Background:
RNAcentral holds the sequence, with entries from ENA and SILVA. A computed fold for a 1454-nucleotide RNA from an uncultured bacterium, annotated as small-subunit ribosomal RNA. Its mean pLDDT, the model's own confidence on a scale to 100, is 86.
RNA sequence: AGAGUUUGAUCCUGGCUCAGAACGAACGCUGGCGGCAGGCUUAACACAUGCAAGUCGAACGCCCCGCAAGGGGAGUGGCAGACGGGUGAGUAACGCGUGGGAACGUACCUUUCAGUUCGGAAUAACUCAGGGAAACUUGUGCUAAUACCGGAUACGCCCGCAAGGGGAAAGAUUUAUCGCUGAAAGAUCGGCCCGCGUUGGAUUAGCUAGUUGGUGGGGUAAAGGCCUACCAAGGCGACGAUCCAUAGCUGGUCUGAGAGGAUGAUCAGCCACACUGGGACUGAGACACGGCCCAGACUCCUACGGGAGGCAGCAGUGGGGAAUAUUGGACAAUGGGCGCAAGCCUGAUCCAGCCAUGCCGCGUGUGUGAUGAAGGCCUUAGGGUUGUAAAGCACUUUCACCGAUGAAGAUAAUGACGGUAGUCGGAGAAGAAGCCCCGGCUAACUUCGUGCCAGCAGCCGCGGUAAUACGAAGGGGGCUAGCGUUGUUCGGAAUCACUGGGCGUAAAGCGCACGUAGGCGGAUUGUUAAGUGAGGGGUGAAAUCCCAGGGCUCAACCCUGGAACUGCCUUUCAUACUGGCAAUCUCGAGUUCGAGAGAGGUAAGUGGAAUUCCGAGUGUAGAGGUGAAAUUCGUAGAUAUUCGGAGGAACACCAGUGGCGAAGGCGGCUUACUGGAUCGAUACUGACGCUGAGGUGCGAAAGCGUGGGGAGCAAACAGGAUUAGAUACCCUGGUAGUCCACGCCGUAAACUAUGAGAGCUAGCCGUCGGCAAGUACACUUGUCGGUGGCGCAGCUAACGCAUUAAGCUCUCCGCCUGGGGAGUACGGUCGCAAGAUUAAAACUCAAAGGAAUUGACGGGGGCCCGCACAAGCGGUGGAGCAUGUGGUUUAAUUCGAAGCAACGCGCAGAACCUUACCAGCCCUUGACAUGUCACGUAUGGUUACCAGAGAUGGUUUCCUUCAGUUCGGCUGGCGUGAACACAGGUGCUGCAUGGCUGUCGUCAGCUCGUGUCGUGAGAUGUUGGGUUAAGUCCCGCAACGAGCGCAACCCUUGUCCUAUGUUGCCAGCGGGUAAAGCCGGGGACUCGUAGGAGACUGCCGGGGUCAACUCGGAGGAAGGUGGGGACGACGUCAAGUCAUCAUGCCCCUUAUGUCCAGGGCUGCAAACAUGCUACAAUGGCCGGUACAACGGGCAGCUAAACCGCGAGGUCAAGCGAAUCCCACAAAGCCGGUCUCAGUUCGGAUUGAAGUCUGCAACUCGACUUCAUGAAGCUGGAGUCGCUAGUAAUCCCGGAUCAGCAACGCCGGGGUGAAUACGUUCCCGGGCCUUGUACACACCGCCCGUCACACGCCGAAAGUCGGCAACACCCGAAGUCAGUGGCCCAACCCCUAGGGGAGGGAGCUGCCGAAGGUGGGGCUGGCGAUUGGGGUGAAGUCGUAACAAGGUAACCGUA
Repeated sequence: AGAGUUUGAUCCUGGCUCAGAACGAACGCUGGCGGCAGGCUUAACACAUGCAAGUCGAACGCCCCGCAAGGGGAGUGGCAGACGGGUGAGUAACGCGUGGGAACGUACCUUUCAGUUCGGAAUAACUCAGGGAAACUUGUGCUAAUACCGGAUACGCCCGCAAGGGGAAAGAUUUAUCGCUGAAAGAUCGGCCCGCGUUGGAUUAGCUAGUUGGUGGGGUAAAGGCCUACCAAGGCGACGAUCCAUAGCUGGUCUGAGAGGAUGAUCAGCCACACUGGGACUGAGACACGGCCCAGACUCCUACGGGAGGCAGCAGUGGGGAAUAUUGGACAAUGGGCGCAAGCCUGAUCCAGCCAUGCCGCGUGUGUGAUGAAGGCCUUAGGGUUGUAAAGCACUUUCACCGAUGAAGAUAAUGACGGUAGUCGGAGAAGAAGCCCCGGCUAACUUCGUGCCAGCAGCCGCGGUAAUACGAAGGGGGCUAGCGUUGUUCGGAAUCACUGGGCGUAAAGCGCACGUAGGCGGAUUGUUAAGUGAGGGGUGAAAUCCCAGGGCUCAACCCUGGAACUGCCUUUCAUACUGGCAAUCUCGAGUUCGAGAGAGGUAAGUGGAAUUCCGAGUGUAGAGGUGAAAUUCGUAGAUAUUCGGAGGAACACCAGUGGCGAAGGCGGCUUACUGGAUCGAUACUGACGCUGAGGUGCGAAAGCGUGGGGAGCAAACAGGAUUAGAUACCCUGGUAGUCCACGCCGUAAACUAUGAGAGCUAGCCGUCGGCAAGUACACUUGUCGGUGGCGCAGCUAACGCAUUAAGCUCUCCGCCUGGGGAGUACGGUCGCAAGAUUAAAACUCAAAGGAAUUGACGGGGGCCCGCACAAGCGGUGGAGCAUGUGGUUUAAUUCGAAGCAACGCGCAGAACCUUACCAGCCCUUGACAUGUCACGUAUGGUUACCAGAGAUGGUUUCCUUCAGUUCGGCUGGCGUGAACACAGGUGCUGCAUGGCUGUCGUCAGCUCGUGUCGUGAGAUGUUGGGUUAAGUCCCGCAACGAGCGCAACCCUUGUCCUAUGUUGCCAGCGGGUAAAGCCGGGGACUCGUAGGAGACUGCCGGGGUCAACUCGGAGGAAGGUGGGGACGACGUCAAGUCAUCAUGCCCCUUAUGUCCAGGGCUGCAAACAUGCUACAAUGGCCGGUACAACGGGCAGCUAAACCGCGAGGUCAAGCGAAUCCCACAAAGCCGGUCUCAGUUCGGAUUGAAGUCUGCAACUCGACUUCAUGAAGCUGGAGUCGCUAGUAAUCCCGGAUCAGCAACGCCGGGGUGAAUACGUUCCCGGGCCUUGUACACACCGCCCGUCACACGCCGAAAGUCGGCAACACCCGAAGUCAGUGGCCCAACCCCUAGGGGAGGGAGCUGCCGAAGGUGGGGCUGGCGAUUGGGGUGAAGUCGUAACAAGGUAACCGUA
């Protein structure tokens, strides 16, 4: 410090996720030791049992034990019990934090001053007598005090203006102390008040009656509405009152670079609470955790009458929970209470126990050890790895264990911990390693299993037969007594942005203005010192963090010191800036005068054109409407046309990125009233300004209310069409509405998707309004204000913006924080309604989105090409047959190929074989290969017989017979047998592959290097202007070059030349025949072979940019790539082929292998494809007659001759072929015949007889002859080929092959056309451009209803709770007030009975908790039914959107 994830790729926006640290944690697996810490986060739920607060005999009496000394017990009395310990329920508060303040109290402690005198009356204990189950309690009698009361005294004290008045004590014990009383002061602790800070919600906006203040009085330790009476009507609140929800606060802790964010366990400070609620008493202090009274709930005891209790003290129990310990030891230390003290008490505390809960430290051994052992795993079978790892050898002993010794903590004594820490000795490698991960992020890879199953997963995502992602194993990586997972917090997240973000298109500028509060504000001077800055003082507890040093062997931990605690208060100084106050100024703002511009607004009036309707005339059969029609109108006279009239609405031309207005918006003309802006000019006011939360006003269309109006248009509606449907688009009608007046609504893609204002920052060119100057009166220049285009700097993710900013600054307001749910629900406000406004959550996804790029696509555009269309010629689709395919059948009809680019395709030859298929018979190291062992033997061919369908099995005849040799069947070889390695597979996967092939397409494209441009994907080059068959060439150009393609080079064909001349040729010469290059000869010609020439837009002319090129011409055999072929760029289709071959993986192994005979691949209702033959007269048949080329030939081609009607046969020359043969070419030409018919066309089918091949023609061959003579008379929709030696037509040859189903395929020549105006349209393709929500790329994407499943939310008749108030009733305990007829020891009087003072019980009253009643408020749970939205590989219906998405889309409204 970042990374992954939206895309084909890119940049951006933006969310989600990860890596880090932490924890009072929990869970899973595992677990050796020690130190230091920590340990109910949940039920402030309920608690059995024990302990947690007592002490003092030096205050007092009594009782018991004891000889005494002394000890013990209950009680009176004193002090303590308000501390210590626990918990966080409540509390949003002066509760806490921080800093101040004045009107207070303070036991014990310290200091000082003064005093400590004289009396009195009771009472508990105890005794006696009672009540009660108990708790406890009543009466009588006796008694003490440091308990209680009175008197005296009063320096100081209290009341009072003063005079004056009032008020104290306690002794104990022995000789020294401890006490007691009054007062002053201190210290400590506490009470009260104030400034500032302290969570969320406005879908909580108004709250308040002792409320706010005053006066009198009361009360308190003390100020105060703290309380009360009276008076006044205040107080709080948008700087958030009130209400609701949540929460103890802080030092700190965690995280973070910091600012912040989260948190408030342990330790420390404060507060609050003690079963729940209320209350007071005592006291220095409490409204009191282990005190009291009352009420309530709960639990327990009970004799049913009545009583007792409060673990949120320490242990512990139940319960709750994912989860948190012992009913331990000791007061030795530290501290606390009491006491003169000894001492007692102390679950505070110090220790121990349990728990890997955390942090820290240590160990589980060290060295050596290579045949790199064995085993495991992988393997290309060689090896690699585990791995110096182990074993082995040599050592060591930390920790643990055993034995011995043994502290400090304690000043003299006292040690729970504890025989602990430590030290010494001993034995022995001995007792001690796991967990997670290994696709990317993220360090670490292989094999097997599994086969979208089982499973994994933090995000992206893995798994559908070769999974580094699942499970296992081997290996590896990380951490280590732990390791992972889960949860939570911060970080990363600049993802709420103070530091430190944004708002044209990504989320985000209110529709517009006016204006309140608020915020901000021009120039100069003076003053002040609030902000601001500097210095000083106080405080900011300790602990923590940080720094330095020190102590435990180190560390964690602990100790000492420092720094820091960024804060608050106070004081002094400074005065630049901001603020306050005062004064002045004119540049901001405004006023005045003049001028001109304008669809600015409101009202009234008025004009013409057009539509429609009405009346009349002319006139006749249609009109209207559409893609085409129909509904509709019209012979009752339409449409058309002419004239007249009525009525409503809107204002052509002018008209313009022209004008005006804040926006919405405003358009004939005239008048009236009226708002604003601009320019020019002078004077005046003197900051009067800007923005603007709330608020107020304006605000298109649609819509609503009332009343008018209604020509045209036109939701709804009706009809006609279209359509699969058509509740639409189109047509004919048509009502609200549109118009006017008044009143509502308050929304729009209300858009410049750009808030308002101010200043600054290059220009150029238009246009509107005004002014000034110069003039050639056309205009030019300058300036102010608007409105546009282009463009620099700058900005921007890019697109783009750019003085009219989206630039650089300032001020103020509004708004945003992933997509969906949703601008929805609920609540509030507004509205007549429609609805508007404000505005969530559950749930769900990992994206949604912006800009730009490359492609692809478009029922987008432009240019161009192609037998693509058109123009032609001939077919196909109809018939019969042939062949192939689907389907069907079958035991099998083997398999593959599937739009073009499968279908006369693999098959250039299925009767057996082929053959892979089927039903059978056999074989099992095998039909074929290599290796081992044993035996035999070389071997190879061949005849015959038997069984059998054959394979096979058993016999058998004849011929032939190797090399080496160590002389041995020894070796090579062969055969047989055996066991194993293995063979074999046309078995699967062409979606694991190689190779080969098809296709786009012989289309003109596809790329690279360097440079340049762009953040980048990419672009440029390759686009543009011409041109070409061509990315062919030229010109231009931030490109310059290059490569694969194109073209050319290659083959063939067309002309000529040269050389050569057999088997080819024969002009001239000679010979010769019936004829014939037949012979001698010849090379002239043809031809063959080889080599050359020739064609290059080279020449001329026109056009063109003096270009490329093109048009025409000459010459030429050939002219503009002359014709044809071979040649196929980058790539696309997971195209085809595992059955040509090769090959990974999987599968079979007495079978999915091998052999054999038979059958099948040829089966046939109907379907498709490709062909052949025809339908005839441009023809059929008969006779005669002419002219080729390519090829093939010895298991061959076969002449001639003979036989057969013929297929063919017999016999037999030549030829391994420019020599011989196949081999007569046919169409053509000449003559004849047929005469338009199912024929002398056509030949299918069938019968009979044959020929040939072959072991064999039944299933299932070809051919011949005779006979038979089917369909068919030119073929619907549609569709195919072809642009010249082409189509059409006619024959010939070859491969395969015994033969042949060949009409197929591949070649050859003969005869030999027509047409192309042209590129609108169909198809395919190329280039440029445009749109895109597509990228699996339109066979794309995608929307809504319905149906099903799951989970979520709202409404809902109601129902069940909770909370806080209000009104009234009742009214406990208790304080206070009143009364007190009853009761009373202290003092006084006294006649001794009593009375007085004073006090009390009781009663009454105010207040008052819980409770009751009532109507409301807020909030939650459930709820038949219902509504919405979400999610869910393959449901239904349509096709709304994305391209002009096939009716452009979208916004508001009905």